[in-house]
Context: one part of a larger RNA
RNA sequence: GGCGCAUGGUGAAUGCCUAGGCUUUAGGAGGCGAUGAAGGACGUGAUAGGCUGCGAAAUGCUUCGGGGAGGUGCCUAAUAACCUUUGAUCCGGAGAUGUCCGAAUGGGGAAACCCACCGCUUCGGCGGUACCCACUAGUGAAUACAUAGCUAGUGUGGAGCAAACUCAGGGAACUGAAACAUCUAAGUACCUGAAGGAAUAUAAAUCAACCGAGAUUCCGGUAGUAGUGGCGAGCGAACCCGGAUUAGCCCAAACCACAGGGAUUUUUCUCUGCGGGGUUGUGGGGCCAGUAACGUAGACCUCGAGUGUUAGUGGAACGGUCUGGAAAGUCCGGCCAUAGUGGGUGAUAGCCCCGUACGCGAAAACACAAAAGGCUUAACUGGUACCCGAGUAGGACGGGACACGUGGAAUCCUGUCUGAAUCUGGGGGGACCAUCCUCCAAGGCUAAAUACUACCUAAAGACCGAUAGUGAAAUAGUACCGUGAGGGAAAGGUGAAAAGAACCCCGGUGAGGGGAGUGAAAUAGAUCUGAAACCAUGCGCUU
Numbered sequence: 001g002g003c004g005c006a007u008g009g010u011g012a013a014u015g016c017c018u019a020g021g022c023u024u025u026a027g028g029a030g031g032c033g034a035u036g037a038a039g040g041a042c043g044u045g046a047u048a049g050g051c052u053g054c055g056a057a058a059u060g061c062u063u064c065g066g067g068g069a070g071g072u073g074c075c076u077a078a079u080a081a082c083c084u085u086u087g088a089u090c091c092g093g094a095g096a097u098g099u100c101c102g103a104a105u106g107g108g109g110a111a112a113c114c115c116a117c118c119g120c121u122u123c124g125g126c127g128g129u130a131c132c133c134a135c136u137a138g139u140g141a142a143u144a145c146a147u148a149g150c151u152a153g154u155g156u157g158g159a160g161c162a163a164a165c166u167c168a169g170g171g172a173a174c175u176g177a178a179a180c181a182u183c184u185a186a187g188u189a190c191c192u193g194a195a196g197g198a199a200u201a202u203a204a205a206u207c208a209a210c211c212g213a214g215a216u217u218c219c220g221g222u223a224g225u226a227g228u229g230g231c232g233a234g235c236g237a238a239c240c241c242g243g244a245u246u247a248g249c250c251c252a253a254a255c256c257a258c259a260g261g262g263a264u265u266u267u268u269c270u271c272u273g274c275g276g277g278g279u280u281g282u283g284g285g286g287c288c289a290g291u292a293a294c295g296u297a298g299a300c301c302u303c304g305a306g307u308g309u310u311a312g313u314g315g316a317a318c319g320g321u322c323u324g325g326a327a328a329g330u331c332c333g334g335c336c337a338u339a340g341u342g343g344g345u346g347a348u349a350g351c352c353c354c355g356u357a358c359g360c361g362a363a364a365a366c367a368c369a370a371a372a373g374g375c376u377u378a379a380c381u382g383g384u385a386c387c388c389g390a391g392u393a394g395g396a397c398g399g400g401a402c403a404c405g406u407g408g409a410a411u412c413c414u415g416u417c418u419g420a421a422u423c424u425g426g427g428g429g430g431a432c433c434a435u436c437c438u439c440c441a442a443g444g445c446u447a448a449a450u451a452c453u454a455c456c457u458a459a460a461g462a463c464c465g466a467u468a469g470u471g472a473a474a475u476a477g478u479a480c481c482g483u484g485a486g487g488g489a490a491a492g493g494u495g496a497a498a499a500g501a502a503c504c505c506c507g508g509u510g511a512g513g514g515g516a517g518u519g520a521a522a523u524a525g526a527u528c529u530g531a532a533a534c535c536a537u538g539c540g541c542u543u
Base pairs, nucleotide, nucleotide: 001542002541003540004539005538006537007536008535009534015528016493017492020464021463022461023460024459025458026457027456028455029453030452031161032160039101040100041099042055043054044053046079049075050074051073061095062094063093064092065091066090070083071082072081106115107114108113116129117128118127119126120125131158132157133155134154135153136152137151138150139149165196166194167193168192169191170190176183180230206213207212217244218243219242220241221240227235228234248445249444250443251389255276256275258273259272260271261270262269263268281423283388284387285386286384287383288382289381290380291379297376298375300374301373302372306368307367308366309365310364312360313359314358318333319332320331322329334351335350336340342354343353344352394418395417396416397415398414399413400412401411404430425440426439427438428437429436480487481486500527503515504514505513506512
């Protein structure tokens, strides 16, 4: 020096654990905000650094309920001072207070700061003063009336924030086509606007096919079919069938009445407002004439039996032996069960504790809501020919949407130019024409079935178990980095219980260690277990 064995050091793997995550299910809730939000700054405790709570009334105040013996939140112990059966702490409902910034709103501003004016005042202080919109009133130019403007008042008015879902206005590229330009990606990402608990759509100018159906939405088929397509890559329906859920209505107009305005010489014409009337395709309605009718429905208003939510409460049944530090384990003998889900307790507990099944419960607030009351809601025959949504339908050109890329291209939307008809009317049936069938545009509303989950409650997992699972199990969007936008960690485990090592010794009044003591264990001592690499010591063999 090498090899082997043993004992240690270092190191952190592994095992076990879970305080935290992840993914779902069911129900709730689906908003907050000028009555000042979301989010912050600064304060606030006897001592107080961080977190939590709160706001100069500041780890809290008032009140109404619950609860019943200790309490003054956590890291975090100690001391002091207090509170409490005259019911504290704690839990829930309602209220009060709520600095400064922030839409931030008196003006300014480098957020949490600076500087004002007006009114009132018990002189401490309190209140008001942004902009826009709507309405009302006053005032009032050029310019006579007027109008614009200005001023004031009123408004539960608007604004700002918030995860996804929704609708609308804009709208890429990488990519694919094995290159690339039409095409694709894709009306996706992204930007903007608006809204709701859902949104959109919705009561046929729809389909169908000579038979018929009967609003919309969503799901399964139809079907990767028919089509479309540098007929490439790709894109890709509908009819119809089966389901979920079901719900239908209101105006405009004709005509009538009233009020007001304008034109006109009175008559009359016309406009506006309000009320009645009326609402559809087997056409309907108005008007004129005649006949007839009484209880159907409602998505509206009032009321609120009751149900639920926000604290709680009752809740069965066990003892011994052995091992052990400890019994829930072993053995013996019992019991409960509408409860043998689950968690804890010194090892594995139906009967020890918390619970669980099953019951009970609210002064106050909120949600839903039966019944009741109110309100609203309806027909037929004959005649007449008054009405039935106009810069609309349609057309031309250019685009876009339709599965459909201009194609034979219907249908829908419209930038430019045009431009009808009123039931003897008009649209559609995939160029177009005829016949036939079918529907009634150019006004509006409408629950449910459907989409989503920032948030709350309960529950589940052939999900993770600290290099995993959220970036974050811990003062984590922290420390730290960056001018900034932004980027972004590491870090869990003594023990059943601190019983956390009194006292002695070495040492620097150290660090650290040796005794002693606690404990089942201290090679559990600031920490579970403690592999390997690597280092050291001892012994053996060998060169």
A computed fold for a 543-nucleotide part of an RNA from a Deltaproteobacteria bacterium, annotated as large-subunit ribosomal RNA, domain I. Its mean pLDDT, the model's own confidence on a scale to 100, is 84. Its Rfam family is "Bacterial large subunit ribosomal RNA". The RNAcentral record of the full RNA draws on ENA.